[in-house]
């Protein structure tokens, strides 16, 4: 310096050819228990790395910038 691939509630991960962001774990709460766990039921949490652009609409596509890992030299 250059090419790939990744940044997304707290943690891991999704999100069909762009169409109003989901599941698991966890955390709350009730419910069950002699009390915990383990079960059931609910409920909170992310404006999607940051800045422009394109579109009626960007998490996705276009330009840069950052920061992670992997090749090249």
């Nucleotide at each position: 310096u250059c090419c790939c691939g990744g940044g997304u509630g707290g943690u891991g991960u999704a999100a069909u050819u762009g169409g109003c962001a989901a599941c698991a774990c966890g955390u709350c709460g009730c419910g069950c228990u002699c009390u915990g766990a383990a079960c059931g039921c609910g409920a909170a949490g992310a404006c999607u790395c940051g800045a422009g652009g394109u579109u009626c609409g960007a998490g996705a596509c276009c330009u840069u910038g950052c920061c992670c890992g992997g090749g090249a030299g």